[in-house]
């Protein structure tokens, strides 16, 4: 110098005018003033939760998932370290990494034969013993991202969950009904309702309403420093408050500046993983060559 590996930052800015959603205060009045307004993946709906309800607790089976060892985390199938195995000159990257004497299966071609089977040579009472050919493997094994077994984990549904207010209709008709209903499925258990003047409940048909408030954003939050630790991460102190729409807002114009395009736009909220992606920059490491 060129190439490679690992990690990180940005992901469009400032001012002015108008428009739009929202917070605080204010006004007769969306009237006035100040402040805020899409992502690194918001995507996939794949994992794990917070939260709400079933509901007044549980157990077993079925079913599903994970799998070296240790640590982190609210938790995980995630992250960190390390052992082993594979790839790479290396920096590094990948791993669906427990068990084949619990059992059942599978292994092309070659070979006599692919797991109780004997082709060739010598030997023996006897494929008995010792060798040979083929093959990854020949009485010894391989294979579990084959079925399975072992250990561990797991109740279900989900903000269209739920809660409250208002309004309306026909709390109508029919069938079943002694025990029924309730928590994925089954069983046990538990709880609630009811038990013949009838009856809780279940199913089907039909009718009305589908409007408003809340849930709704101050958090397992962000960030700086110090300490502990190989690290993930944790503790302490300080500072900060970044959309809450509801048919769905975050836009338009002009000037300056600029490397600035792509993939692409919230809907209960977080922690991850996976996928898509243009460009600019920073740090560390590896290797070839050259020079000193």
């Nucleotide at each position: 110098u060129c190439g490679g590996c690992c990690a990180g930052u940005c992901g469009a800015g400032u001012c002015a005018u108008c428009g739009u959603c929202u917070g605080u205060a204010u006004u007769u009045a969306u009237u006035u003033a100040c402040g805020g307004g899409a992502g690194g993946a918001a995507a996939g709906u794949c994992c794990g939760g917070a939260c709400u309800c079933c509901a007044u607790a549980g157990a077993g089976c079925a079913c599903u998932g994970u799998a070296g060892c240790g640590g982190g985390u609210a938790a995980c199938g995630c992250c960190c370290g390390u052992c082993c195995g594979g790839c790479g000159c290396a920096a590094g990257c990948c791993g669906a990494g427990g068990a084949c004497u619990a059992g059942u299966g599978g292994a092309a071609c070659a070979g006599a034969a692919a797991c109780g089977a004997u082709c060739c040579u010598a030997u023996u009472a006897a494929g008995u013993u010792a060798g040979g050919c083929u093959g990854a493997a020949a009485c010894g094994g391989c294979u579990a991202a084959a079925c399975u077994c072992u250990a561990c984990a797991g109740g279900g549904a989900g903000c269209a969950a739920g809660a409250c207010c208002a309004a309306a209709u026909a709390g109508g008709c029919a069938a079943a009904g002694a025990g029924g209903a309730g928590u994925u499925g089954c069983u046990c258990g538990c709880u609630c309702c009811a038990u013949u003047u009838g009856g809780a409940u279940u199913u089907g048909c039909g009718g009305g309403u589908a409007g408003g408030u809340u849930g709704c954003u101050a958090g397992a939050g962000a960030u700086a420093a110090a300490c502990a630790g190989c690290a993930a991460u944790g503790u302490u102190u300080g500072u900060c408050c970044a959309a809450g729409a509801u048919a769905a807002a975050u836009g338009a114009u002009g000037a300056c500046a600029u490397a600035g395009a792509a993939c692409a736009g919230g809907a209960u909220c977080c922690g991850g993983c996976u996928u898509a992606u243009g460009g600019a920059c920073u740090g560390g490491c590896c290797a070839c060559u050259u020079a000193u």

Overview
The RNA shown here (Bacterial RNase P class A) has 292 nucleotides and comes from Candidatus Termititenax sp. The coordinates come from a structure-prediction model, not an experiment, and the mean pLDDT is 76. Of the family's consensus pairs, 96% are formed in the model. It matches the Rfam family "Bacterial RNase P class A". It is annotated as a ribozyme.